[in-house]
RNA sequence: GAUAAAGGCAAACCCGUCAAAAGACGGGGACGCAAAGCCAUGGGUCUACCGUCACACGCAAGCUGUGACUAUGACAGCCAGGCCGCCGAA
Numbered sequence: 001g002a003u004a005a006a007g008g009c010a011a012a013c014c015c016g017u018c019a020a021a022a023g024a025c026g027g028g029g030a031c032g033c034a035a036a037g038c039c040a041u042g043g044g045u046c047u048a049c050c051g052u053c054a055c056a057c058g059c060a061a062g063c064u065g066u067g068a069c070u071a072u073g074a075c076a077g078c079c080a081g082g083c084c085g086c087c088g089a090a
Stems, first nucleotide, its partner, number of pairs: 001087001008033002013028006031077001037083003041080003044075003051069006
């Protein structure tokens, strides 16, 4: 970073598997991407099984339900950062 060349990746959606979920993987499929290659270091976003608190029910205990909080989980195709990488016009 070009109406270049050779290529590459693959959104949404569908099917299957895993997971509590977010989401991931595989197949199909292309919205797009000059790093839409890799990395969870910083910020941000998403989910909330377990856990904590509150409320409801109940004489009480317990069970159950609802709500809030919570990352050790997730997203790099959210931004920044690190590492590697094809081509070579202006």

The RNA shown here (c-di-GMP-I riboswitch aptamer) has 90 nucleotides and comes from a soil metagenome. The prediction has a mean pLDDT of 88. RNAcentral holds the sequence, with entries from MGnify. The model forms 100% of the base pairs in the Rfam consensus.